[in-house]
Molecule: Bacterial RNase P class A
Organism: Pseudomonadota bacterium
RNA sequence: GGAGGUGCCGAGGUGAUCGCUGGCGGCUGCUCUCGGGCAGUCGCGGGAGGAAAGUCCGAGCUCCACAGGGCAGGGUGCUGGCUAACGGCCAGUCGGGGUGACCUGCAGGAAAGUGCCACAGAGAACAGACCGCCUCCGGCGCGAGCCGGGGGUAAGGGUGAAAAGGUGCGGUAAGAGCGCACCGCUCGUCUGGUGACAGACGAGGCACGGCAAACCCCACCCGGAGCAAGACCAUGCAGGGGGCGCGUGGCCCGCGUCAUGCCCCCGGGUUGGUCGCUCGAGCGCGCCGGCAACGUCGCGCCUAGAGGAAUGAUCACCAGCGGGCGCGAGCCCGCGACAGAACUCGGCUUACCGGCACCUCCGGCG
Numbered sequence: 001g002g003a004g005g006u007g008c009c010g011a012g013g014u015g016a017u018c019g020c021u022g023g024c025g026g027c028u029g030c031u032c033u034c035g036g037g038c039a040g041u042c043g044c045g046g047g048a049g050g051a052a053a054g055u056c057c058g059a060g061c062u063c064c065a066c067a068g069g070g071c072a073g074g075g076u077g078c079u080g081g082c083u084a085a086c087g088g089c090c091a092g093u094c095g096g097g098g099u100g101a102c103c104u105g106c107a108g109g110a111a112a113g114u115g116c117c118a119c120a121g122a123g124a125a126c127a128g129a130c131c132g133c134c135u136c137c138g139g140c141g142c143g144a145g146c147c148g149g150g151g152g153u154a155a156g157g158g159u160g161a162a163a164a165g166g167u168g169c170g171g172u173a174a175g176a177g178c179g180c181a182c183c184g185c186u187c188g189u190c191u192g193g194u195g196a197c198a199g200a201c202g203a204g205g206c207a208c209g210g211c212a213a214a215c216c217c218c219a220c221c222c223g224g225a226g227c228a229a230g231a232c233c234a235u236g237c238a239g240g241g242g243g244c245g246c247g248u249g250g251c252c253c254g255c256g257u258c259a260u261g262c263c264c265c266c267g268g269g270u271u272g273g274u275c276g277c278u279c280g281a282g283c284g285c286g287c288c289g290g291c292a293a294c295g296u297c298g299c300g301c302c303u304a305g306a307g308g309a310a311u312g313a314u315c316a317c318c319a320g321c322g323g324g325c326g327c328g329a330g331c332c333c334g335c336g337a338c339a340g341a342a343c344u345c346g347g348c349u350u351a352c353c354g355g356c357a358c359c360u361c362c363g364g365c366g
Stems, first nucleotide, its partner, number of pairs: 001362009012318007020047002023044010049338001053349002056347005061226004068253004073222005078092005093107001094105004108217002113215002115211003130157002132153009165183006184206001185204008230275004239266006245257004282301005288295002320335006
C1' cells in the first nucleotide's frame, strides 16, 4: 500500500422552552352500593429500530379432541452438535474458486423401475466408419500414384453440453488396456475418526454416459385457523321463513355436540367498555464447561403499550465530515442515511449517510 474476517454503534452529544401519549402521586368538584369511578388541574419519572420493514421460515399463546388412525398433498435432504423449534446457527467432510488470509455449494439415491438427452453430427447407450489411416483384389499409369470394390481400425480430424478412462512407452499392416508404468476408477482388507470421510496395502484391464431444479425411491418432519385469535361485562330489539345435521377449513374414519341444537335468508337492535397486552425460551455483567454455536450457576435490572392510533418542533453551545478564505490562531457555508412499533419471541432476507474496535493474509521498503 492492497486485501480477508469477526464484533459493535447509528434521529451525533449536552442544556433550555413549548407540545403529544400512557403510568404514578397530590388537590378540587360530581357521583354513589363508602370503596371506587368520572372530570379538571398541578407535579414526578417513562416513551421506536438495527432493521420496528418483507411476512419468507420456526415457535409460544388462543379456539376447534391438550389433534388420534389412514389417504392425498407439502417441506427438508453430506456428517456431528446447539436449540423450545427451524429451511436457523456452530464445528467439520467432500466438490469448486483464490498466491494467501479466506470465500462458496437445494451436497441422499441413476446396478428398483419409467422417461428425456434439442440443434449439429456417420453415430447419443448394451453406440458409431463422415473424413482420415492400413491392407487385399481389379483397372489405368514408365513411375510417384489415381479410380472402383471387399475388409481391418476408435490413434488423428470433424460435430456436440456430453462420443464409452487419461498421459507415455512398447506393440502392430494400421490400430486398440492388446501388453506395461504412473494417474484415475471398482472391489476387498487394515488403520484413524462418534460420523461424513481420509490414508495404506492388495486384487481387477475398466465394468457403471448425463439429467432426480423429470416422474419416482429412501429417511425424517408437517392437523387447521389466527390477537379482527379468544374471553367477559353493559346497552338495546320483534320477530318471521327455510333446511337437518353441524363443528373439526382437502378426503375417509374417528371424536365432540345435538332438536331448549346448529346452519342459511329476510327484518329489528347494539355501533360502548374491560381483559388478552407486555415479566419474557427477557436483558446486562461475572465464574465455570465447551474449539464454537450454546449451556449451568451467581449478582443486578424492568426496558413504549396506543386503538383513526403518541413518540414532535424550535433555539443555544460543543463535536464529526466536505468545501472555501487566511502566513497563522482561526472564520464562513453546507451535510447527516434507511426507515417508523400494533399479541410476543427465535431466525433469514432486503434497505442504509457514515463511524469504531480487534484479528489475519499478500506485496514493497528499511